SAM riboswitch aptamer (S box leader) from a Bacteroidota bacterium, 122 nucleotides, folded computationally. NCBI's taxonomy places the organism under Bacteria, Pseudomonadati, Bacteroidota. Its Rfam family is "SAM riboswitch aptamer (S box leader)". Rfam describes the family as follows. The SAM riboswitch is found upstream of a number of genes which code for proteins involved in methionine or cysteine biosynthesis in Gram-positive bacteria. The coordinates come from a structure-prediction model, not an experiment, and the mean pLDDT is 79.

C1' cells in the first nucleotide's frame, strides 16, 4: 500500500513551545498574526474494537403446586467505567458522473466514483 465490510446531517478545547501556512489532490470557497500546520499537557465528544460490569431479554438446570427464587449460558437490547484507535471551524465545506423532482433559474434526493475513520485480511 492492496481487499472485505461499517459508518460520514449528530458531536466535542484550553495551555505552553514555535512562527506560516492550512482545510487530502485539483478548481472555488472558506479559515489563519485576535497566530496556520506542527509538537507537548491537560480535557472533552464518539462508542469502531476488547475484555469487564449492570440492567433487560432467552433458553437450560436446581427447587417448586404455582408466583418467587438460585446458579449457569447466551444476547445484532439498554447503561457504566477502562483499555486500542479516532476525533474537538465550515455536510466527508462544496464540486464531477448517471438517474429522478422541479424546471426560466437556482435548488433539491439516490446511487457511483474519491476521500476518512474503524474492524478484518494476503
Nucleotide at each position: 500500500c492492496g481487499c472485505u465490510u461499517a459508518u460520514c446531517a449528530a458531536g466535542a478545547a484550553a495551555g505552553g513551545c514555535u512562527g506560516a501556512g492550512g482545510g487530502a489532490c485539483u478548481g472555488g470557497c472558506c479559515c489563519a498574526a485576535u497566530g496556520a500546520a506542527g509538537c507537548c499537557u491537560u480535557g472533552a465528544c464518539a462508542a469502531c474494537c476488547u475484555g469487564u460490569u449492570c440492567c433487560g431479554u432467552a433458553c437450560c438446570g436446581c427447587a417448586a403446586a404455582a408466583c418467587a427464587g438460585c446458579g449457569g449460558u447466551a444476547u445484532g437490547g439498554g447503561g457504566a467505567a477502562a483499555g486500542g484507535u479516532g476525533c474537538c471551524a465550515a455536510c466527508u465545506c462544496c464540486a464531477u458522473c448517471a438517474c429522478g423532482c422541479a424546471g426560466c433559474a437556482a435548488g433539491c434526493g439516490u446511487g457511483a466514483c474519491a476521500g476518512a475513520u474503524a474492524a478484518g485480511u494476503c